[in-house]
RNA sequence: GCGAAUGUGGUCUAGUGGUAUGACACAAGCCUGUGGAGCUUGAGAUGGGAGUUCGAUUCUCCCCUUUCGCC
Numbered sequence: 001g002c003g004a005a006u007g008u009g010g011u012c013u014a015g016u017g018g019u020a021u022g023a024c025a026c027a028a029g030c031c032u033g034u035g036g037a038g039c040u041u042g043a044g045a046u047g048g049g050a051g052u053u054c055g056a057u058u059c060u061c062c063c064c065u066u067u068c069g070c071c
Base pairs, nucleotide, nucleotide: 001070002069003068004067005066007064010024011023012022018054026042027041028040029039030038047063048062049061050060051059
């Protein structure tokens, strides 16, 4: 330089156009002599920009990150 893939809360992850899923972690409450465990509840995310569409995590384009292949 060329080609391909990847990007979702703090971490990991599901989601092929219609309210973004779950786990761990975190916070509050219950429980307990205390802590842990357990139970209930809560907060927290679609890499950036543009386009298509009534509607985009999803489709298209550009850029960026990371990975792989070729040279």
A computed fold for a 71-nucleotide RNA from a Candidatus Woesearchaeota archaeon, annotated as transfer RNA. Rfam family: tRNA. About the family: Transfer RNA (tRNA) molecules are approximately 80 nucleotides in length. It is annotated as a transfer RNA. RNAcentral holds the sequence, with entries from ENA. The prediction has a mean pLDDT of 82.